[in-house]
RNA sequence: CGCGGGGUGGAGCAGUGGUAGCUUGCAAGGCUCAUAACCUUGAGGUCGGCGGUUCAAAUCCGCCCCCCGCAA
Numbered sequence: 001c002g003c004g005g006g007g008u009g010g011a012g013c014a015g016u017g018g019u020a021g022c023u024u025g026c027a028a029g030g031c032u033c034a035u036a037a038c039c040u041u042g043a044g045g046u047c048g049g050c051g052g053u054u055c056a057a058a059u060c061c062g063c064c065c066c067c068c069g070c071a072a
Base pairs, nucleotide, nucleotide: 002070003069004068005067006066007065010024011023012022013021018055026042027041028040029039030038048064049063050062051061052060
C1' cells in the first nucleotide's frame, strides 16, 4: 500500500434524508427525621475535518485525520 468496522453532550450508545435522543453522570427542587432509593426540572452537542448532491444532510457522495480489527 490492500480490506472491513467505528468517530454523535462528561461516559456508554441510539438515530439510514424532514425538530439530535436514550441510559448513566452533574446541578437545582420535591419526598424523608436524615441519607440512599424514587419523582420533577435544568445545564451540557456547531454529530471527527473540508467540500459536493439536495428545498432540506448526523444520515447520500468524494478527499483527508484519528481509533479498532483482518490479510500481507